[in-house]
RNA sequence: GCACCCGUAGCUCAGUGGAUUAGAGCACCUGUCUUCGGAACAGGGGGUCGUGAGUUCGAAUCUCUCCGGGUGUA
Numbered sequence: 001g002c003a004c005c006c007g008u009a010g011c012u013c014a015g016u017g018g019a020u021u022a023g024a025g026c027a028c029c030u031g032u033c034u035u036c037g038g039a040a041c042a043g044g045g046g047g048u049c050g051u052g053a054g055u056u057c058g059a060a061u062c063u064c065u066c067c068g069g070g071u072g073u074a
Base pairs, nucleotide, nucleotide: 001073002072003071004070005069006068007067010026011025012024013023028044029043030042031041032040050066052064053063054062
């Protein structure tokens, strides 16, 4: 250089047949319980789905560009 894969919550990931209101677990916060802490139970906050643009009535999902990471190849 070329080809391919990945990027979604603080972390690990699901969702990639275009339309449910973007979700799960852990973590975090509050409450109950407890002498305190932990555990358990109940509730809550947190995301413009890597950037920018395009297609579409509608995009995390399709197309293009760029950025970051990884694998293969001469």